[in-house]
Molecule: SAM riboswitch aptamer (S box leader)
Organism: Solirubrobacterales bacterium
RNA sequence: GCCACAUCUAGAGGGGUGGAGGGACUGGCCCAGCGAAGCCCCGGCAACCACUCCGGACCAUUGGUUCGGAGAGAGGUGCCAAGUCCAGCAGGUCAUCUGAAAGACCUGGGAGAUGUGGG
Numbered sequence: 001g002c003c004a005c006a007u008c009u010a011g012a013g014g015g016g017u018g019g020a021g022g023g024a025c026u027g028g029c030c031c032a033g034c035g036a037a038g039c040c041c042c043g044g045c046a047a048c049c050a051c052u053c054c055g056g057a058c059c060a061u062u063g064g065u066u067c068g069g070a071g072a073g074a075g076g077u078g079c080c081a082a083g084u085c086c087a088g089c090a091g092g093u094c095a096u097c098u099g100a101a102a103g104a105c106c107u108g109g110g111a112g113a114u115g116u117g118g119g
Stems, first nucleotide, its partner, number of pairs: 002118007013042005021031003025088004043080003048076002051071009084111001089108006
C1' cells in the first nucleotide's frame, strides 16, 4: 500500500532539544521566533483491542463461538488548538438579486483519521 467493519460536535499539556514550518490533499481560514515540524522525558484523556463480571443465542461441553450490558485502568495501540478547523460531490429548504462580487442551514455521499479483523 489492499479489503471489510466500527467510530469521528465529548475529553486531555508541561519541560528539554530543535530552529521554520504546521493544521492529509486543493481552496479558505487559522496556529507559529511570546518558538512550527521532528525527537526525548514526564503527565493526562479516552476506552478500540486485551482483562474481569452479568445476561441472551448457538455449538457442544464445563469448554468454545457470537451478541449485548457493566467494571477497572498495572497491558497493546491511539489521542491531548479550532466539529475530521470549514468547504470540496449530489440533492433539498431559506435568503439575496442582477452592475460586479458574495450566502445560511439540512440530508446523503466522497476523501481522510483511529482501532479491530483479514489477505